Overview
This is a predicted structure of a 92-nucleotide RNA (SAM riboswitch aptamer (S box leader)) from Micrococcus terreus. Its Rfam family is "SAM riboswitch aptamer (S box leader)". Rfam links the family to the GO term regulation of gene expression.
RNA sequence: UACCCAUCAAGAGCGGCCGAGAGACCUGGAUCGACGACGCCGCAGCAACCCCCGCACAGACGGAUCGGUGCUACCGCCAGGACCGAUGGAAG
Numbered sequence: 001u002a003c004c005c006a007u008c009a010a011g012a013g014c015g016g017c018c019g020a021g022a023g024a025c026c027u028g029g030a031u032c033g034a035c036g037a038c039g040c041c042g043c044a045g046c047a048a049c050c051c052c053c054g055c056a057c058a059g060a061c062g063g064a065u066c067g068g069u070g071c072u073a074c075c076g077c078c079a080g081g082a083c084c085g086a087u088g089g090a091a092g
Base pairs, nucleotide, nucleotide: 001091004089005088006087007086008085013043014042015041016040017039021032022031025081026080027079028078029077044072045071046070048069049068050067052063053062054061076084
C1' cells in the first nucleotide's frame, strides 16, 4: 500500500496540557462541547483481529491478555451520495 478476505448495533476512563470546535468527505438533520469537547501525553482498561490454550486435525465456540496491532460518546450518530471510511489478516 493497489487487490483479496473478515468485521464494524456488544465491550472499555481517569489525570495533565491545549483552548474551540467535533465526530474521514459532501449535503440535510439531530447530538457532544468553556461543567473544557476534539487533539496530544501518562497511567489504566476493553477484547475486534493475529499469536497462545481447550475442544482436535480444521470450522464454529470458549479461554487468557505475555506478545503484535487496534480501540475506550451516540448503530461508521442518522439519511442520501461516492471504485465511501475504519480495523485486522494475508500478500506484494